[in-house]
Molecule: Lysine riboswitch aptamer
Organism: uncultured Halalkalibacter sp.
RNA sequence: GAUAGAGGCGCAAAUGUCAUUAGUCAGCUUGUGGAGGAGAAUGAGCUCUGUUGAAUCAAGCCAAAAGGGGAAUUUGCCGAAGUUAAUGGAAGCUCAUUUUCCAUUAGCUGGGACUGUAUUGAAUUAAGUACAGGACUGUCAUAUAGCUGCGUUGCUAUAUGGAGGGCUAUC
Numbered sequence: 001g002a003u004a005g006a007g008g009c010g011c012a013a014a015u016g017u018c019a020u021u022a023g024u025c026a027g028c029u030u031g032u033g034g035a036g037g038a039g040a041a042u043g044a045g046c047u048c049u050g051u052u053g054a055a056u057c058a059a060g061c062c063a064a065a066a067g068g069g070g071a072a073u074u075u076g077c078c079g080a081a082g083u084u085a086a087u088g089g090a091a092g093c094u095c096a097u098u099u100u101c102c103a104u105u106a107g108c109u110g111g112g113a114c115u116g117u118a119u120u121g122a123a124u125u126a127a128g129u130a131c132a133g134g135a136c137u138g139u140c141a142u143a144u145a146g147c148u149g150c151g152u153u154g155c156u157a158u159a160u161g162g163a164g165g166g167c168u169a170u171c
Base pairs, nucleotide, nucleotide: 001171002170003169004168005167008078010077011076012075013074014073015072017070018069027061028060029059030058031057036049037048038047039046040098041097042096043095044094045093081109082108083107084106085105086104087103088102089101090100091099110137111136114133115132116131117130118129119128120127139162140161141160142159143158144157145156146155147154
């Protein structure tokens, strides 16, 4: 250098399904009300709509979806993947900022879970992210002890420390 592997509630994706989101959004009817309202948020435009009655509030009828989540199946894999920052592109009526998705560069993280704090959520639930904590787990190095071996090595346990640009095997 090449090839093949290991860690384990291992990572990611897809399909269908289940629950939640939610008796919520939207729509319709009645009453109230009396000039605004809508197009993801803010600002400026533009467009549509409204005295043939807007917003708001109340009652009734009807009634979702996306996203995320659980288990299962399949596929690709072990920087799998995630995240931060910058740059570029695309989407949403136009512009600016925010938001979402994709790509590149650089940085960080061995892995999963739990607890706490903060934050994100176009609105909410679920969930995500960041930091911290003490354990668990795999790996390597060092030290000690035991077993094996007998010049050597290997295995087990304990302790300390490190990081995936690592570790193991073969060529």